RNA sequence: GGGCUGUUAGCUCAGUUGGUAGAGCGCUACAUUCGCAUUGUAGAGGUCGGGAGUUCGACUCUCCCACAGUCCA
Numbered sequence: 001g002g003g004c005u006g007u008u009a010g011c012u013c014a015g016u017u018g019g020u021a022g023a024g025c026g027c028u029a030c031a032u033u034c035g036c037a038u039u040g041u042a043g044a045g046g047u048c049g050g051g052a053g054u055u056c057g058a059c060u061c062u063c064c065c066a067c068a069g070u071c072c073a
Stems, first nucleotide, its partner, number of pairs: 001072007010025004019056001027043005049065005
């Protein structure tokens, strides 16, 4: 320098004909317990890596950039 894959909640990851974003763990509150743990219920937490374009509408399609992994030179 070139090819491919990835970037979504604090962490690990889902999210397929483009139609208002979710799970598990973690966190907070309450219940349960003498107390802790476990369990149950409720809740908080996201400009979907950045920018532009297409579209009535973009996490999803197109382009550029950044970062990470991998392969080739």